[in-house]
Context: one part of a larger RNA
This record gives sequence, C1' cells and structure tokens, in this order.
RNA sequence: AAGUAACGAUAAAGCAGGUGAAAAACCUGCUCGCCGAAAAACCAAGGGUUCCUGUUCAACGUUAAUCGAAGCAGGGUAAGUCGACACCUAAGGCGAGGCUGUAAAGCGUAGUCGAUGGAAAACUGGUUAAUAUUCCUGUACUAGUUAUAACUGCGAAGGGGGGACGAAGAAAGCUAGAUUCUCCAGGCGACGGUUGUUCCUGGUUUAAGCGCUUAAGUGAAAAAGAUAGGUAAAUCCGUCUUUUUUUGACACUGAGACGUAAUGACUAACUAUUAAAAUAGUAAAGGAAUUAAUGCUAUACUUCCAAGAAAAGCCUCUAAGCAUCAGGUUAUAUACUAAUCGUACCCCAAACCGACACAGGUGGUUAGGUAGAGAAUACUAAGGCGCUU
Repeated sequence: AAGUAACGAUAAAGCAGGUGAAAAACCUGCUCGCCGAAAAACCAAGGGUUCCUGUUCAACGUUAAUCGAAGCAGGGUAAGUCGACACCUAAGGCGAGGCUGUAAAGCGUAGUCGAUGGAAAACUGGUUAAUAUUCCUGUACUAGUUAUAACUGCGAAGGGGGGACGAAGAAAGCUAGAUUCUCCAGGCGACGGUUGUUCCUGGUUUAAGCGCUUAAGUGAAAAAGAUAGGUAAAUCCGUCUUUUUUUGACACUGAGACGUAAUGACUAACUAUUAAAAUAGUAAAGGAAUUAAUGCUAUACUUCCAAGAAAAGCCUCUAAGCAUCAGGUUAUAUACUAAUCGUACCCCAAACCGACACAGGUGGUUAGGUAGAGAAUACUAAGGCGCUU
C1' cells in the first nucleotide's frame, strides 16, 4: 500500500415474543422465498463418537454468538430369522511333495484361502432424549438335539441328478401406486354472497399358515426286462426293447385375487391434566370403480450368433463296513438349543476423497400431483432448507 481487497454460488428475507451482560444470525410463533429423479428418505464404501443430554464461550467458526460437527461431563448401539462368521466356490493369491535356478528365488500338483456370486428361516403395531425386522405386543417360521410312537437296509471325501446362468425384442396377465365416487367426522364465513353433489381431515391393515388354487408357461409319463458306458460297485443315471395311459380333463412351475390372521392393531376428531411441549383415555367410517408401471409372473416366450461361471447346501445310488444293534423315514412335544462379531451418527456430504465448515469428486435403492412421449422442463406434495458477515 491499508484498515484497502476479501468474508467462498444473487435460494431472501420481515415482524413479534423468549433467553441473555449483550441478539441481524440462538429458541418459539406468524408471514415470505428456494429445492423437490433433490438441496428429500434409506444403504454400501470411508470416517469413528461427529449421536443424545447438561454445562461453558478462552481458542476453533472467515463477523457477533446466549449457538455449534468447538471445550468439559454424563449417557447411548440389545438379533435363531438383517449383515458377517460358521458352509461353498470364481478371477486371483499361497502352495506339502515336485520342476527350474550357483543362490536369491521363479513356476506349479494335491490342497488351502479368496465375494463382487451360490446357500435354512419374520412380519405388523407400540416404545426412548438418543436403539430397534434387535426391546415390548400380536401372529409366525427355520435348522438341529432329545424323548415317545409307528415303519424300516442303513452307510461316502466316490457315481448320478439338480443347483445352472447369453443378448435383443414383442405381446399378455397382474400388482404397488395414482385418480374419482360413495361413506364417516368437523366447520358455516371478521368485507357483499356462501346448507352447497361447497370447504377441511381421515378412510389403513403385514408376514406366515389354510382352502380353491387362477392368468400364464413347460412337459410325454409310468411299469417290466436287458445292459460291454458313468475309473470299483450300484436297485441311481445313461442306452436299448416291450407294455399301458396319453397331447391334457394329467403332472410340474406359477404372479395375483378371495377367505383367515383380525371381537386385534391403527385412525380423523374429542375429553381430562398441563404454562407450553406433552401425557393419559375414548374412538366414527374403514367400501367401490377407473387407470396403471421401468415392479412381479419371467432364469418364461420368440429371434439371433459371438454360443453365454464354479462348487457346496439339496435329492438319489451303491463301496468298505454294520446288521435286528447302530442307522434311516414319518408324526407328536407347553421339551431343549440356535453361540460369537457388527448395529450410535454422517453417507452427493460442514462428518468420506480434495491441506479449509472448499461452488470439485463419490456406487446402489425409493420415485407423489398438474401439464408432458418422458426420470426432459415448469410449478408443487411429503420432507428439507434461506447456503455463518
């Protein structure tokens, strides 16, 4: 230079009350404005207490601060079913023996790890200042152990089945959701009118189990005999032969609807208490039609060529072996068991990655209304903000 530039998106503030030493910024209320395929809600990664309450204002906050993701203190994360672990494998890693190398070491079989994949099972409502598919309530489900009863060829690290899979496209059946009507409750206008098919609010109900199983899709099936294949065996699978029933009225898969669950729960509104927030209680109607998904049926169907994981759980077959023991199957039980770890909070962000409370970056899920082909765009609901001079 100079108390100058700047104070980090031009989404925007105004008033009243409260607290306080002090209020443009904190709290409450009423208006105004902004986002609304997001500037809303929920997860993964990452962070690690930032969450909630009380208290404090030195420093931190680009100003003040009574406020804070700041300081101090206390509190907070509850699971058989969510996720991990425990089970399985992919790419890839390691790798007994082994091969190579002077060595260090490199490669690699058996194997062992390794999810972003496979694989048992739970939903509604309520509750806290802070957790909830975890606590409570109601109604369920899964796996195993034990006991009892009935029946009985059981048995694997081996065989077989299954798991088990591409892309694109078209149409159908549904549902979530939305809209409208009916029904229920409340109100009758601070300025002329407003008892009117006129205004405001609500109109919800899970999983699981049961019954019929539906739209739709797929399919030959069963029995007997033979059998040089499936590393040994096999009653299993495959192959061959015969017979019967047959192209569906059969079997399997399968959204959804209906009934039940539910004489429950929820709910507008009202009553009582209270300074308020709130707490306690009572509780009406709780139906229908239209429309409709990018969601479900569907790993379906059609077409195409580039021909589209593996293994275990699961079912079945026998080997060694055991044989009336053990074991297996089914049913019942108010029986018993289900350990350990994560669970707070942020998560398009002031809490992650960017030296910052940084106009940058960050995978997935949800997807209201009016206009619209549309997740564009504009306005808006729920919800959240006005970007710390």
The part of an RNA shown here (large-subunit ribosomal RNA, domain III) has 389 nucleotides and comes from Enterobacteriaceae bacterium secondary endosymbiont of Mycopsylla proxima. NCBI's taxonomy places the organism under Bacteria, Pseudomonadati, Pseudomonadota, Gammaproteobacteria, Enterobacteriaceae. The coordinates come from a structure-prediction model, not an experiment, and the mean pLDDT is 81.